[in-house]
RNA sequence: CGCUCAUCCAGAGGAGCUGAGGGACCGGCCCUGUGACGCUCCGGCAACCAUCCGUUCUGCCGCUUUUUCAGCGGCACGGCCUGGUGCCAACUCCGGCCCACCCGGCAGCCGCCGAGCCGUGGGGAAGAUGAGGA
Numbered sequence: 001c002g003c004u005c006a007u008c009c010a011g012a013g014g015a016g017c018u019g020a021g022g023g024a025c026c027g028g029c030c031c032u033g034u035g036a037c038g039c040u041c042c043g044g045c046a047a048c049c050a051u052c053c054g055u056u057c058u059g060c061c062g063c064u065u066u067u068u069c070a071g072c073g074g075c076a077c078g079g080c081c082u083g084g085u086g087c088c089a090a091c092u093c094c095g096g097c098c099c100a101c102c103c104g105g106c107a108g109c110c111g112c113c114g115a116g117c118c119g120u121g122g123g124g125a126a127g128a129u130g131a132g133g134a
Base pairs, nucleotide, nucleotide: 001133003132004131005130006129007128008127013042014041015040016039017038021031022030023029025096026095027094028093043088044087045086048084049083050082052079053078054077058076059075060074061073062072063071064070092126097123098122099121100120101119103114104113105112106111
């Protein structure tokens, strides 16, 4: 950066400094002088990337082999020692746009029409993070 892909119902907080806002935007609803946001230190969570380790069984791909067996390598998979990030109120706090159900009317059924945004579900938009790209 109107770029691509993946993930977003799990998890994890103390201290010090400062001192009034913060939760991206809008609406709601929350957090907050019993100290928000931010910064620093320490701690933790997680497993996206790199490294490393394991691989009993299983699957895929490649190589060796005439074939089988077998072997080797890679990936999947597992671990989380180390490094690069990230994260540690509330599901991304909820909704925003669309659809279905729900609701009302008609109809014998299939179904059709309407209303509405209260609720449920699905999809999207936006955002965040990582890995890549330009």
This is a predicted structure of a 134-nucleotide RNA (SAM riboswitch aptamer (S box leader)) from Catenulispora sp. The source organism's lineage runs through Bacteria, Bacillati, Actinomycetota, Catenulisporales and Catenulispora.